[in-house]
RNA sequence: AACGAACGCUGGCGGCGUGUUUAAGACAUGCAAGUCGAACGGAGUGAGGUUGUAGUAAUACUAUUUCAUUCAGUGGCGCACGGGUGCGUAACACGUGAGUGACAUGCAGCAACCUGCCCUGAAGUAGGGGAUAGCCCUCCGAAAGGAGGAUUAAUACCGUAUGUGAUCUCCGGAUCAAAGGUGGCUUCGGCUGCCGCUUCAGGAUGGGCUCGCGGCCUAUCAGCUUGUUGGUGAGGUAACGGCUCACCAAGGCAACGACGGGUAGCUGGUCUGAGAGGACGAUCAGCCACACUGGAACUGAGACACGGUCCAGACACCUACGGGUGGCAGCAGUCGAGAAUCAUUCACAAUGGGGGAAACCCUGAUGGUGCAACGCCGCGUGGAGGAUGAAGGCCCUCGGGUCGUAAACUCCUGUCAUCGGUGAACAAAUGCUUUCGGUUAACACCCGGAAGAACUGCUAGUAGCAGAAGAGGAAGGGACGGCUAACUCCGUGCCAGCAGCCGCGGUAAUACGGAGGUCCCAAGCGUUGUUCGGAUUCACUGGGCGUAAAGCGUGCGUAGGCGGCGAGGUAAGUCAGAUGUGAAAUCCCGGGGCUCAACCCCGGAACUGCAUCCGAUACUGCCUUGCUAGAGUAAUGGAGGGGCAUCUGGAAUUCACGGUGUAGCAGUGAAAUGCGUGGAUAUCGUGAGGAACACUAGUGGCGAAGGCGAGAUGCUGGACAUUUACUGACGCUGAGGUACGAAGGCCAGGGUAGCGAACGGGAUUAGAUACCCCGGUAGUCCUGGCAGUAAACGGUGCUCGCUUGGUGUGGGAGGAUUCGACCCCUUCCGUGCCGGAGCUAACGCGUUAAGCGAGCCGCCUGGGGAGUACGGCCGCAAGGCUAAAACUCAAAGAAAUUGACGGGGACCCGCACAAGCGGUGGAGUAUGUGGCUUAAUUCGAUGCAACGCGAAGAACCUUACCUAGGCUUGACAUGCGUCUCUAAGCCGGUGAAAGCGUGUGACUCUUCGGAGACUUUACACAGGUGCUGCAUGGCCGUCGUCAGCUCGUGUCGUGAGAUGUUCGGUUAAGUCCGGCAACGAGCGCAACCCCUGUGACUAGUUGCCAGCACGUAAUGGUGGGGACUCUAGUCAGACUGCCCAGAUCAACUGGGAGGAAGGUGGGGAUGACGUCAGGUCAGUAUGGCCCUUACGCCUAGGGCUGCACACGUACUACAAUGUCCAGUACAAUGAGAACCGAUACCGCGAGGUGGAGGAAAUCUACAAAACUGGGCUCAGUUCGGAUUGGAGGCUGCAACUCGCCUCCAUGAAGUUGGAAUCGCUAGUAAUGGCACAUAAGCUACGGUGCCGUGAAUACGUUCCCGGGUCUUGUACACACCGCCCGUCACAUCAUGGAAGCCGACAGCACCCGAAGUAUCUGCGCCAACAUUGGCAAGGCUGGUAACUGGGAUG
Repeated sequence: AACGAACGCUGGCGGCGUGUUUAAGACAUGCAAGUCGAACGGAGUGAGGUUGUAGUAAUACUAUUUCAUUCAGUGGCGCACGGGUGCGUAACACGUGAGUGACAUGCAGCAACCUGCCCUGAAGUAGGGGAUAGCCCUCCGAAAGGAGGAUUAAUACCGUAUGUGAUCUCCGGAUCAAAGGUGGCUUCGGCUGCCGCUUCAGGAUGGGCUCGCGGCCUAUCAGCUUGUUGGUGAGGUAACGGCUCACCAAGGCAACGACGGGUAGCUGGUCUGAGAGGACGAUCAGCCACACUGGAACUGAGACACGGUCCAGACACCUACGGGUGGCAGCAGUCGAGAAUCAUUCACAAUGGGGGAAACCCUGAUGGUGCAACGCCGCGUGGAGGAUGAAGGCCCUCGGGUCGUAAACUCCUGUCAUCGGUGAACAAAUGCUUUCGGUUAACACCCGGAAGAACUGCUAGUAGCAGAAGAGGAAGGGACGGCUAACUCCGUGCCAGCAGCCGCGGUAAUACGGAGGUCCCAAGCGUUGUUCGGAUUCACUGGGCGUAAAGCGUGCGUAGGCGGCGAGGUAAGUCAGAUGUGAAAUCCCGGGGCUCAACCCCGGAACUGCAUCCGAUACUGCCUUGCUAGAGUAAUGGAGGGGCAUCUGGAAUUCACGGUGUAGCAGUGAAAUGCGUGGAUAUCGUGAGGAACACUAGUGGCGAAGGCGAGAUGCUGGACAUUUACUGACGCUGAGGUACGAAGGCCAGGGUAGCGAACGGGAUUAGAUACCCCGGUAGUCCUGGCAGUAAACGGUGCUCGCUUGGUGUGGGAGGAUUCGACCCCUUCCGUGCCGGAGCUAACGCGUUAAGCGAGCCGCCUGGGGAGUACGGCCGCAAGGCUAAAACUCAAAGAAAUUGACGGGGACCCGCACAAGCGGUGGAGUAUGUGGCUUAAUUCGAUGCAACGCGAAGAACCUUACCUAGGCUUGACAUGCGUCUCUAAGCCGGUGAAAGCGUGUGACUCUUCGGAGACUUUACACAGGUGCUGCAUGGCCGUCGUCAGCUCGUGUCGUGAGAUGUUCGGUUAAGUCCGGCAACGAGCGCAACCCCUGUGACUAGUUGCCAGCACGUAAUGGUGGGGACUCUAGUCAGACUGCCCAGAUCAACUGGGAGGAAGGUGGGGAUGACGUCAGGUCAGUAUGGCCCUUACGCCUAGGGCUGCACACGUACUACAAUGUCCAGUACAAUGAGAACCGAUACCGCGAGGUGGAGGAAAUCUACAAAACUGGGCUCAGUUCGGAUUGGAGGCUGCAACUCGCCUCCAUGAAGUUGGAAUCGCUAGUAAUGGCACAUAAGCUACGGUGCCGUGAAUACGUUCCCGGGUCUUGUACACACCGCCCGUCACAUCAUGGAAGCCGACAGCACCCGAAGUAUCUGCGCCAACAUUGGCAAGGCUGGUAACUGGGAUG
């Protein structure tokens, strides 16, 4: 895009078309083929005439006759057309084009047809006969129907005559016809018209038969055929012919696909497509086939006959049970089947058909109408104005936006539908009347023409026309994630659901459902199905095969395909012209008619084809004749693991024997099994036997491939080079075919040293039917045969030609040169590497092509199923060759890219390891966590990167938890309305308090109007530590203070991307240097900032005190001073600056000098792009959701402290480097007013009393370890201090749950800590104390700082962990915590095999056998042929099935 469509939702009108695609299933009912009386005898009916009888008559009856009309029968024509369907058919069925004959002749020979009605021409139509339907009578039968008797006609039937003619012929001859009917005129003798009849010839139309060519699938159908193929003769037919028969011969068809199987009506055409093609064959048209199924003939011009006959069968109906009847695939209609396809309509008015002389009759052909949106086409559902942008809906950032000029409203219009009115075309003929012409003897008749009048319409009171009324009656469907035009809200929460593909949905869904809005189409819109297109995805136009699917393992070769140069002929292919044909319709173009269009009509073109004729001859073919460039033969020559056979050789292994000799050998990562004192291994000698041939040895050689390696001989194949001579296209490829064909395997016979499947043993291991070890059988070897496969690979078929190069190597020839060679140059044939153009998706290939061309063969068409099943062929078997389908998936695959990863590689770094020091893990306690418990033990943090974490401090408070008691605009904020008292304070009551309730009572400002505050109440709202850190902001942790992460421009690549950023050095560093298709830049690094280490300057109190002076028991205490320390500001200083060495001109590195400090001096702050959906909604903020007399708020008490247990982090220890006692020395940071608190006094002490000084360089605090002296003497202790008892102190409303401290007493575990594990590289570890924040107090042994004392070690980078750079492999990309294979178990699905069972089909043998044709016969039969039907075994093809095999999915 299309459709004979169907389904879902919806549906106003008209025109033109179309309408059982399925059950060729079965059919009720009606109709679809009759007509002619001008062929015939009759029978009726009606109207007259003429008689007769009765009657006065009307009238009735009888006889006869005329006219009109109807009818059964005989007869004629038709029924073979028209109409339906597509079963069968792969065929001369169809399409297309031919043929079935012409000419000539004195004769002969040669020669396949029919045709009713119609047209033309010629001739004739004479005279007879016998029957039979009907009618009548009798009989049988239920009926259908039938039997008999009598009688009758013809255009029915049959003789006779004639013979224009025709047929046959022996050329003499023989044979063969006919029918009348109806008009006109008539002198009744006849004449004449028309319609008929008979014979012949021709035409036209229609048909029969034959041939060339064309159009389906299947080779898992390869051989088929006996009337088969041909001949002779005969029969038969309209006609040729094995069409049939007798005899003879043995042929005929087939890879160009016979035979078989499956499917199918064919064509013009239809749909699609740019075309070539592909699919289809409804409606219309041509042909064919069929008519319930099967068979058969009759009649006839024509049938083997849709609405005829006969027989058989199935089915159905009637029946009196004896017997009969029927055939919608005609038009309607019914049932059934189905997703699905209409009225039991009108008319012969038109067109056409049959009959008839005609009128006319018949016609479900046809013309119309109806039903169905089934299709195509057309029209409408209103138009213009209209902004407070109404209401309402939806959204919202709450400002607004949108539906939207849309509506309302105003003014118009009147298509369609509606109503009433008017109102067609399709109609012209025939017949009748008049007239003209023809015919005729004729004015009749008849024929033709003209004129006239009348008549004929299904559709239809329809189309059309004018009028009326009124916007009044007329819009939906689908979609809105991308493809693909169109977006938001709500609901839902991997549910419900969507989905053509990709894919959506797990609480913010543009994807589900609803809504609003939007988009597309529109009386339709979607869905499903099917065909073509896109699909160059079967590739003729127009594809491929190194790695994506795809080159046969390799040669030889048959058919076939293709084929060098020249000449002549021919004209088959080819080209040109002409003729015939190519039906109409359709398509296309032009024109015309319906108002347009669809539709219809006219004309043209086209129908790309086929046949014939006449030409052309370049190319191809064919025939003839030449040539030598292809190909081959001969000659000469050298190279070679080419092949086969025979013979020979040495080294080595093993074994046997003998000698020497002693305890091990062998084997492995380490071992063990094994061998060995019966003498191994080792070593020497001799011997046996089998197999393989070290070195040479080389991307070297040979061969078609497989493959070939010691030496010699024999036989033998091929290639190469050189040179002439010869043949003269002899060539290339190669379906089938045939030969060869590694290893392993099989059969038979040998052989067997070593090795070595299976097997045994030892190890390894969770296991180890393996890898390792000790043994070891087939086999490996030889001969003969089979098998026929490999990653049989260059993953690259063979042959020929052409196309830049460089450099090796093997074989040969030539040149130059030489004494001769080598080197060198040229060339031919092999074999490699690197590369240009070109090709390629890329990788890569590149004169040995995967480049550019030619020829031929093979092969491919998504992955799996599967190289499997079935069938066939081969094989002894194993198995091989050929080779599907169901089902299933949306991928499978190739090449390259960036990452990540590797029990890959290279380099480098880090307290990463190592070297050290001290710990943790064991004990007790503190603290945090898990778990358990509980009314509650609030919540969060969970590997590193949670666990002395949020928490710089839970008795109440905090507090979020629990229990209980209360409040409801609320403890807190804002707005607004209302009310009245007052509220604050005070005093009672109740209560645990909060709260509830009572009484009393008075606020601020004022311009005196009022305003504000407060209370009560109502409404908006407050409030929530309720949920979501996976909706978020912000902040933080971590990799990691690791050295990385990127960009612009350029360049390279089809692209992803690369380059830069890689490389060589160097660094702590992507730090710097050099090089480089890169050149620059940014964020990081470093530096700039702070502290500290040295100095200078300035300043000098509360700090300092050298010198001067004063003073004290003593003290910078005082005057004074700025030197010093210090304080705190500004500067200086360090930069590889200098020297040496290493390098390369460098960066830099090592050493040195100077210096307080040296290579970043030490420390801090500072954290790139990003990762972990890391942490936090409970710090605050915040989207969404949730609660609202509660999930909010207040209060009391309890809990967060609970304890069989486990873990983390700490403290104190276990002691003598210690502990206890006494004495004695030296800090810094920091803090202080509800505070720090001195001297003094009291208390053993915690502490108390008291209050000098201090808002601080001024006052407040014993620094401790260390040091000196003494005790303890290795013990559960003078260690250790838990636990417990008692007595106290402090804070605080309150120390019971649940604080800290002191004293007395008690004196637990613990004697240095398993596996494992942590920190630290110098003022560091270790160790000692001090201060501060939080706070009423404190669980601080925690945290943050400060100062004192003050080490040891680092060989080094193999290993563990983490990180960086480069490289490599990858089937990973959620990125190795990845991916993924097979068995087993379960479920589902399709399929193979299968004993058996059930069907279909064909062949063969046999049996029964109707009708019918022919023949014979003559009324009895027989034989043959023969379709259908039945049976048997076998064949073939389906179905089913116990059981079973593999496959797919989960």
The RNA shown here (small-subunit ribosomal RNA) has 1450 nucleotides and comes from an uncultured prokaryote. The sequence is in RNAcentral, with records from ENA. Its Rfam family is "Bacterial small subunit ribosomal RNA". The coordinates come from a structure-prediction model, not an experiment, and the mean pLDDT is 81.